[in-house]
A computed fold for a 354-nucleotide RNA from a Thermodesulfobacteriota bacterium, annotated as Bacterial RNase P class A.
Rfam family: Bacterial RNase P class A. About the family: Ribonuclease P (RNase P) is a ubiquitous endoribonuclease, found in archaea, bacteria and eukarya as well as chloroplasts and mitochondria. By type it is a ribozyme.
A source record names the gene rnpB.
Lineage of the source: Bacteria > Pseudomonadati > Thermodesulfobacteriota.
Its mean pLDDT, the model's own confidence on a scale to 100, is 80.
RNA sequence: GGAGUCGGACGGACUGUCGCCGCGGCGCGUGCGCCGGGGAGGAAAGUCCGGGCUCCGCAGGGCGGGACGCUGGAUAACGUCCAGGGGGGGCGACCCCCGGAUAGCGCCACAGAGAGCAGACCGCCGGCGUGCGCAAGCGCGCCGGUAAGGGUGAAACGGUGGGGUAAGAGCCCACCAGCGGCGGCGGCGACGCCGCCGGCUCGGCAAGCCCCGUCCGGAGAAAGGCCAAAUAGGAAGGCGCUCGAGGCUGGCCCGGCCGAUGCCUUCGGGUAGGCUGCUGGAGGUCCGGGGCAACCCGGAUCCUAGAGGAAUGACAGUCCUCGACAGAACCCGGCUUACAGUCCGACUCCCUUU
Numbered sequence: 001g002g003a004g005u006c007g008g009a010c011g012g013a014c015u016g017u018c019g020c021c022g023c024g025g026c027g028c029g030u031g032c033g034c035c036g037g038g039g040a041g042g043a044a045a046g047u048c049c050g051g052g053c054u055c056c057g058c059a060g061g062g063c064g065g066g067a068c069g070c071u072g073g074a075u076a077a078c079g080u081c082c083a084g085g086g087g088g089g090g091c092g093a094c095c096c097c098c099g100g101a102u103a104g105c106g107c108c109a110c111a112g113a114g115a116g117c118a119g120a121c122c123g124c125c126g127g128c129g130u131g132c133g134c135a136a137g138c139g140c141g142c143c144g145g146u147a148a149g150g151g152u153g154a155a156a157c158g159g160u161g162g163g164g165u166a167a168g169a170g171c172c173c174a175c176c177a178g179c180g181g182c183g184g185c186g187g188c189g190a191c192g193c194c195g196c197c198g199g200c201u202c203g204g205c206a207a208g209c210c211c212c213g214u215c216c217g218g219a220g221a222a223a224g225g226c227c228a229a230a231u232a233g234g235a236a237g238g239c240g241c242u243c244g245a246g247g248c249u250g251g252c253c254c255g256g257c258c259g260a261u262g263c264c265u266u267c268g269g270g271u272a273g274g275c276u277g278c279u280g281g282a283g284g285u286c287c288g289g290g291g292c293a294a295c296c297c298g299g300a301u302c303c304u305a306g307a308g309g310a311a312u313g314a315c316a317g318u319c320c321u322c323g324a325c326a327g328a329a330c331c332c333g334g335c336u337u338a339c340a341g342u343c344c345g346a347c348u349c350c351c352u353u354u
Base pairs, nucleotide, nucleotide: 001350002349003348004347005346006345007344008343009342010341012319013318014317015316016315017314018313020039021038023036024035025034026033027032028031041325045336046335048334049333050332051331052330053220054219055218056217065216066215067214068213069212070084071083072082073081074080085098086097087096088095089094099211100210104209105208106205107204108203121150122149123146124145125144126143127142128141129140130139131138132137158176159175160174161173162172163171177201178200179198180197181196182195183194184193185192186191224276225275226274227273234267235266236265237264238263239262246258247257248256249255283302284301285300286299287298288297289296290295320323
């Protein structure tokens, strides 16, 4: 200098004016004014997991269903995170994957003779028949043997060498690889190392069904709680029913009209509506301690949106590298996805110089 891996931070800045939504103080005409102060994100997103909270309910068991799946730990919990184990990829930093295929069923496109305790298409070997040839032999047909060779395929039932055979074959042997069993050692464990034995040679898919293990009651902020018009039901009490409660007309009285399944009061449920739930919390920062780490413990310090048709904007000025993806709606921990550009740290490989 180039190429890359992993982790972290930021993601227009500043000033002025006018607005919008909360909060605190003051004032009054009680919803306005003044003053002060606050006002989106690393993903607020997808709503995919897990939990808090609330209500229904009381969940013990079985059936069914769903999710997850190496080991140990962290955590409120998790499908997350940390550390480790095994396998795979990369020269490397590093990245990806994870129960069981020897419980059973099922599937394995195309090609190919055959796709699972397989298979005879070509080839090889033997026998018989037949044709040719003096003969050795060759061709054709039939029957049989053979998985060493060819060919198909993602995958064809271990590899190399030797023996063996008509030709062959773990048929036998040596070594290697795998699998299984036994024993020893190390590790909490997943697992690793070593030794011996068995020719056992065993395909893949569990994100097809399934088996084993663990976990899971349901609904969600339109949850839920409180206050509470009008109208219509409900309960109680009172008045009244031709000796007229009450209503309409009307400023009032008389009068007129209506009037008994009526009128009044109270209570209760409850609709509209309003208030609440609402943001101080498994919270942030710093320091100390424990732990490889995730994380935990202790101390100090900080307060950091809370709407309800739903605020966070507009204009002007200056500057720069001219600004991406995108905006809270009960809260929190994760995962995933989107993202112009900038900066920082650790590490790897290659080239060059000293």